[in-house]
RNA sequence: UAAUGUUCUCAGGGCGGGGUGAAAGUCCCCACCGGCGGUAAGGGUUUCGACCCAAGCCCGCGAGCGCCUUCCGGCAAUCGGAGGGGUCAGCAGAUCCGGUGCAAUUCCGGGGCCGACGGUUACAGUCCGGAUGGAAGAGAACGAUC
Numbered sequence: 001u002a003a004u005g006u007u008c009u010c011a012g013g014g015c016g017g018g019g020u021g022a023a024a025g026u027c028c029c030c031a032c033c034g035g036c037g038g039u040a041a042g043g044g045u046u047u048c049g050a051c052c053c054a055a056g057c058c059c060g061c062g063a064g065c066g067c068c069u070u071c072c073g074g075c076a077a078u079c080g081g082a083g084g085g086g087u088c089a090g091c092a093g094a095u096c097c098g099g100u101g102c103a104a105u106u107c108c109g110g111g112g113c114c115g116a117c118g119g120u121u122a123c124a125g126u127c128c129g130g131a132u133g134g135a136a137g138a139g140a141a142c143g144a145u146c
Stems, first nucleotide, its partner, number of pairs: 005142006016030004031126002033115002035061004042053004056113002064091002066088001067085007095111005117129003
């Protein structure tokens, strides 16, 4: 000088049927799935104070790749290995129409669209792998302040 710290736990779903083919959970037809926080006119509870649930495509965040950077190896590289950064935001994402209404990209109805990297007898949101990892965050205990 300073309230807001420490530890622990938890933290992602989905290819079923048919077709073509030598081969496809990768292509084609039909299907299936939707992390976290915020917002909410819907739904629920109520001691009427309030509380809980509710958006993939509205706002923001996360992992991955890229990028930047440090160290080691290497004659050297744009190569190989180990670590750091986290806005730099590039890959990087996707919603319209109708209805109601003071008000809705959130409700109701309908249609549409999106989905890292590497692998693979053949192109992957759904299979395998990094990953028994990391993490937005959620919760608990203890501490701290009033």